[in-house]
Context: one part of a larger RNA
RNA sequence: CCAUUCAGUGAAUGGCUUGGUUCAGGAGCUGAGGAAGGUCGUGCCAAGCAGCGAUAUGCCCAGGCGAGGCGCACGGAGCCGUAGAACCUGGGAUUGCCUAAUGGGACUUCCUGACACUGUGUUAAAGCGGUGUCGAUCCCGCAAGGGAUCAGUAACGCCCCGAAAUGAAACAUCUUAGUAAGGGCAGGAAAAGAAAUCAACCGAGAUGCCGUGAGUACUGGCGAAAGAAAACGGCACAGCCCAAACCGAAUCCCCACCCGAAAUGGCUGGGGACAUGUGGUCUAUCUAGAAAGACCCUAGCGAUUGAAGUCGAGGUCUCCUGGAACGGAGCGCCAGAGAGGGUGAAAGCCCCGUAGACAUAGAUCGUGGGUCUCUAGUUAGAACGAGUAGUGUGGGUUGGAUAUCCCGCAUGAAAAUGGGAGGCAUUGUCUCCCAAGGCUAAAUACUACCUGAAUCCGAUAGUGUACUAGUAGCGUGAGCGAAAGCUGAAAAGCACCCUCAAAAGGGGGGUGAAAAGAGCCUGAAAUUGAAUGGUG
Numbered sequence: 001c002c003a004u005u006c007a008g009u010g011a012a013u014g015g016c017u018u019g020g021u022u023c024a025g026g027a028g029c030u031g032a033g034g035a036a037g038g039u040c041g042u043g044c045c046a047a048g049c050a051g052c053g054a055u056a057u058g059c060c061c062a063g064g065c066g067a068g069g070c071g072c073a074c075g076g077a078g079c080c081g082u083a084g085a086a087c088c089u090g091g092g093a094u095u096g097c098c099u100a101a102u103g104g105g106a107c108u109u110c111c112u113g114a115c116a117c118u119g120u121g122u123u124a125a126a127g128c129g130g131u132g133u134c135g136a137u138c139c140c141g142c143a144a145g146g147g148a149u150c151a152g153u154a155a156c157g158c159c160c161c162g163a164a165a166u167g168a169a170a171c172a173u174c175u176u177a178g179u180a181a182g183g184g185c186a187g188g189a190a191a192a193g194a195a196a197u198c199a200a201c202c203g204a205g206a207u208g209c210c211g212u213g214a215g216u217a218c219u220g221g222c223g224a225a226a227g228a229a230a231a232c233g234g235c236a237c238a239g240c241c242c243a244a245a246c247c248g249a250a251u252c253c254c255c256a257c258c259c260g261a262a263a264u265g266g267c268u269g270g271g272g273a274c275a276u277g278u279g280g281u282c283u284a285u286c287u288a289g290a291a292a293g294a295c296c297c298u299a300g301c302g303a304u305u306g307a308a309g310u311c312g313a314g315g316u317c318u319c320c321u322g323g324a325a326c327g328g329a330g331c332g333c334c335a336g337a338g339a340g341g342g343u344g345a346a347a348g349c350c351c352c353g354u355a356g357a358c359a360u361a362g363a364u365c366g367u368g369g370g371u372c373u374c375u376a377g378u379u380a381g382a383a384c385g386a387g388u389a390g391u392g393u394g395g396g397u398u399g400g401a402u403a404u405c406c407c408g409c410a411u412g413a414a415a416a417u418g419g420g421a422g423g424c425a426u427u428g429u430c431u432c433c434c435a436a437g438g439c440u441a442a443a444u445a446c447u448a449c450c451u452g453a454a455u456c457c458g459a460u461a462g463u464g465u466a467c468u469a470g471u472a473g474c475g476u477g478a479g480c481g482a483a484a485g486c487u488g489a490a491a492a493g494c495a496c497c498c499u500c501a502a503a504a505g506g507g508g509g510g511u512g513a514a515a516a517g518a519g520c521c522u523g524a525a526a527u528u529g530a531a532u533g534g535u536g
Base pairs, nucleotide, nucleotide: 001534002533003532004531005530006529007528008527014521015486016485019457020456021454022453023452024451025450026449027447028446029152030151037098038097039096040053041052042051044076045075048072049071050057059092060091061090062089063088064087068080069079070078103112104111105110113134114133115132116131117130118129119128120127135150136149137148138147139146140145156187157185158184159183160182167174171221197204198203208235209234210233211232212231219225239439240438241437242385246280247279250278251273252272253271254270255269256268258266259265282381283380284379286377287376288375289374292373293372294371295370296369297368300367301366302365303364304363305362309358310357311356315331316347317330318329319328320327332349333348334338340352341351342350390411391410392409393408394407395406396405418434419433420432421431422430473480474479493520496508497507498506499505
């Protein structure tokens, strides 16, 4: 030096899964009644996580369960529990300090007031406490007083604002893109929405979403690129209310008593608002039709559903192997249940369950109570949203080209015998519609949350996190951001003896199926040592 063997180091690999990932369904807001999020406390011993809040590992009530329990956390000590604990479900109480933070202030989790009531203390005080109120903006109100908002939230929504890299093979219009970032506001969805719409001489009949139309029309240094609509097929369907005209107090609010299960309910009385207009609503005539609809409450009754939970069939028979039977052999049984998990190896029949069935608190719907309201047509009459429509001009935006939508400046109508639109302008026909006020479910989007599933991943994978993970650590800061799973069926976690530097370690010995010995399943390779052999 090489090889082999034995033993280390090392952690791959195999096996496993507490965790992820994706999909589907459900469900969908919280907050001055002080949230979300923190900080500080809280245990017999208590550092971390989890729970809880000076009533602090918990308090009260109702229901369930039925023998154990005092979280993770297997120890010591001591307690609780068949007078029903622990645990599970529902409801309630308490809930320090910071935080929208809200009496004032502040270098966050601290400092410091006023007023009212009050405890203790004192001869009376001082002092030391306790409870409540005192924020800003807006609304109602003469006032007293009352009410609303503020902040958070994973994505989804609407509005405002709004880049650049990039592409154009450079670059400036253009593109990226009305994207990202930023701001505001809201809901369980949001937005949109009942034609001053389309269409084309035929007709349709609010909006939204999907497919098609279509990469078409159209835009474009006509470059790069950008890019609809009608129509058709589907999903889902729902329509209404103000202003004005007309009427003219027919209206509304508060308080008190009574009725009522209750109501935004009813009767009565008092007070106030309101003619600077509350309230009703097209009016009149005729004809025809309906007994329904909307909202509020829901004690009792009915139906559906329904928390924790309850019942739920059938081998633990014989022999063999084994530490252990759930394995092998033999003989049986159930099945509306042969999904799955656990149990000392692989269990339909051992355990939990599964199919199926059941139960209450509660929820929903109906019933019931109350308030309000008729509908359509004919004829006649009335009304029908102004610095608006439109025009000029300058911009932004759009596929919108002369013909999208919006904004600035200037100008500026008509009055249903009127007005707008129909993709250049103008004029005239024809067709469609009625702007300048408002509301509106469903079909649609998303997943912080709950449940289920999987031809998904299996610890360098899958979330960054299967473990005290947004932790440790790093950074002035914004922020960046890990590693780390497995003894055994059961701790039976090695009594006792020897050695030693008396710790560790080692040798006996014991447990166990096996040391698997806690740096613990398996235990590869590089690599280290020893022994043996070979070679020099």

Large-subunit ribosomal RNA, domain I from Methanonatronarchaeum thermophilum, 536 nucleotides, folded computationally. RNAcentral holds the full RNA, with entries from ENA and SILVA. It matches the Rfam family "Archaeal large subunit ribosomal RNA". A reference for the family is Yusupov et al. (2001), "Crystal structure of the ribosome at 5.5 A resolution", Science. Model confidence (mean pLDDT): 81 of 100.